[in-house]
Parts: sequence; C1' cells; structure tokens
RNA sequence: CCGCAUGCCGGCGAUGACGUCCGCCUUCAAAUGCCGACCAGGCUGAUGACGUCUGCAUGAGG
Repeated sequence: CCGCAUGCCGGCGAUGACGUCCGCCUUCAAAUGCCGACCAGGCUGAUGACGUCUGCAUGAGG
C1' cells in the first nucleotide's frame, strides 16, 4: 500500500416523531411501492414489524 474477514461507531429499510425488535449497507453502499398496452391512466400505506403521538382520509355520536 492492496485484498479479505470480523468487531465497534455510523447510516439505510416508497412522506413526520418517539420506543422496542428484525433486516440490510460500509460510502460510485444499503434505499427510491404496485397495476397498466409500462403510453394514457389507475391503486394501497405516514410502520420493515409492533406500540404511541402528529398530519391526512372516511363513517358515527355528543
């Protein structure tokens, strides 16, 4: 100096925040949803999963 493996820190998981757990990445990284003729156009969800809060949507009651 180069390559590989592992550990720690850190980062990421289709739009916000907190906690827990899970997965992924090692910086030209992990990530950037689905249907459709991939054109036109259409659909679901604030989660990777669970719980709570906030925002949005729908219905009912006061």
Fluoride riboswitch aptamer (crcB RNA motif) from Methanofollis formosanus, 62 nucleotides, folded computationally. Rfam family: Fluoride riboswitch aptamer (crcB RNA motif). Rfam links the family to the GO terms positive regulation of gene expression and response to fluoride. The source organism's lineage runs through Archaea, Methanobacteriati, Methanomicrobia, Methanomicrobiales and Methanofollis. The RNAcentral record of the sequence draws on Rfam.